This is a predicted structure of a 478-nucleotide part of an RNA (small-subunit ribosomal RNA, 3' major domain) from a Fibrobacterota bacterium. Rfam family: Bacterial small subunit ribosomal RNA. Gene Ontology terms of the family: ribosome and structural constituent of ribosome. Model confidence (mean pLDDT): 84 of 100.
Context: one part of a larger RNA
RNA sequence: UGACGGGGGCCCGCACAAGCGGUGGAGCAUGUGGUUUAAUUCGAUGCAACGCGAAGAACCUUACCUGGGCUUGACAUGGGGGUGACCGCUCGAGAGAUCGAGCUUUCUCUUCGGAGACACCCCGCACAGGUGCUGCAUGGCUGUCGUCAGCUCGUGUUGUGAGAUGUUCGGUUAAGUCCGGCAACGAGCGCAACCCUCGUCCUUAGUUGCUAACAGGUUAAGCUGAGCACUCUAGGGAGACUGCCGCGGACAACGCGGAGGAAGGUGGGGACGACGUCAAGUCCUCAUGGCCCUUACGCCCAGGGCUACACACGUGCUACAAUGGUCGGUACAGCGGGAUGCAAUGUCGCGAGACGGAGCAAAUCCUCAAAGCCGUCCUCAGUUCGGAUUGGAGGCUGCAACUCGCCUCCAUGAAGCUGGAAUCGCUAGUAAUCGUGGAUCAGCAUGCCACGGUGAAUACGUUCCCGGGCCUUGUACA
Numbered sequence: 001u002g003a004c005g006g007g008g009g010c011c012c013g014c015a016c017a018a019g020c021g022g023u024g025g026a027g028c029a030u031g032u033g034g035u036u037u038a039a040u041u042c043g044a045u046g047c048a049a050c051g052c053g054a055a056g057a058a059c060c061u062u063a064c065c066u067g068g069g070c071u072u073g074a075c076a077u078g079g080g081g082g083u084g085a086c087c088g089c090u091c092g093a094g095a096g097a098u099c100g101a102g103c104u105u106u107c108u109c110u111u112c113g114g115a116g117a118c119a120c121c122c123c124g125c126a127c128a129g130g131u132g133c134u135g136c137a138u139g140g141c142u143g144u145c146g147u148c149a150g151c152u153c154g155u156g157u158u159g160u161g162a163g164a165u166g167u168u169c170g171g172u173u174a175a176g177u178c179c180g181g182c183a184a185c186g187a188g189c190g191c192a193a194c195c196c197u198c199g200u201c202c203u204u205a206g207u208u209g210c211u212a213a214c215a216g217g218u219u220a221a222g223c224u225g226a227g228c229a230c231u232c233u234a235g236g237g238a239g240a241c242u243g244c245c246g247c248g249g250a251c252a253a254c255g256c257g258g259a260g261g262a263a264g265g266u267g268g269g270g271a272c273g274a275c276g277u278c279a280a281g282u283c284c285u286c287a288u289g290g291c292c293c294u295u296a297c298g299c300c301c302a303g304g305g306c307u308a309c310a311c312a313c314g315u316g317c318u319a320c321a322a323u324g325g326u327c328g329g330u331a332c333a334g335c336g337g338g339a340u341g342c343a344a345u346g347u348c349g350c351g352a353g354a355c356g357g358a359g360c361a362a363a364u365c366c367u368c369a370a371a372g373c374c375g376u377c378c379u380c381a382g383u384u385c386g387g388a389u390u391g392g393a394g395g396c397u398g399c400a401a402c403u404c405g406c407c408u409c410c411a412u413g414a415a416g417c418u419g420g421a422a423u424c425g426c427u428a429g430u431a432a433u434c435g436u437g438g439a440u441c442a443g444c445a446u447g448c449c450a451c452g453g454u455g456a457a458u459a460c461g462u463u464c465c466c467g468g469g470c471c472u473u474g475u476a477c478a
Stems, first nucleotide, its partner, number of pairs: 001478002003475003007472007015462002019426005026318008034309002042053002064304007073127001077126002079123006088103006106117004129293002132291003138287002140282003143278001145276001150189006156165003169180003195270004200238007209228003214225003241264001244258005320419001324378002327375004336367003341360002346355003385416001390411007432454007
């Protein structure tokens, strides 16, 4: 100087408390451990691994296993020789990779000898190739402490020195934020602000959007003329600064209350992550040193595996019902997406879906809610709760759904009656609850990312648990 203390003081955080909803029990989904396996590819492992890399494992992916094949190689550059192509089509062998046969088939210059370009084949060599190892050789990127308020420097001063001072102290703040004081005076990286978005108003613009007035028109409808007021769209601007008033305070910073205001003291949300810590994570995104393989640890292919299952754990979904379930009627979003795509009206089917195809490169067309509300039945029952499991019949995608997809219908109806010890999230348009869209994607979400609808309860307080900041104290620790 740090680190640590079941030392002290001060102060924060959904840290506790106060509340609301969960997990832990059930069934299923998913990840992991373990076990199994020819293989169940690899990585991630307290917080900070475990719906994580994977924003899509039937083939492919794929890195694994079994078997069948290749050896200048699936891919790059260079040399020599040959062919005239490459592509495409047909036939045969084969599981395919591959092999064989046939058809078709270039350009430029030319002294017609040939030369060159390009493509393929053959030969041999340099080399290719490796998701092989080392994240404890590395770059880059990322997690984490933590959006915590800290981390430092120059000069000066001080101490033999390591160092100290500044950064401590009194107030104050979300903040090393600001004020005051002070052997310090300044400065840098952080904080804040500048950026994006939501909330109010003004302005510009008025189609594909809108409809107040006028006119036409319909079963109805901005449907039409018309208009750009309003809504909205998307560019510009205004607005909030403790600016004003009162009180407190040290006449300060600042705090409390008030006015005005759409918004008030950081207005809500986002992006943004200091010096560093964990030899944290990643050599399987990529890059890269070293090591290793080179008829194989490279490459191609078929099939299998990654989907196994006595178990154990994490994360979720659906429930156990009446604030509910069922049936009928009826209302209201927002973000988005759409071209070998989204698809309306119509027809068929109980349905998944099929037929067909208007319109739309889309403020124009398509996709566009559920909870809610109004009625009906159910009456506490393992039930009209719950839907697992299984049988049957179908639909869709795709070369192909056996291993191993999703969906529909009929039948079947399991466990489950609120979950032990323990444990998680959340302070407001939040939790809870309801549906919708998107990426990936041929097909395949209960995951992920986003969107809106309905919309709470509680916070006395800081003694205690956890994490953190500042000062101080002890130390046989570094």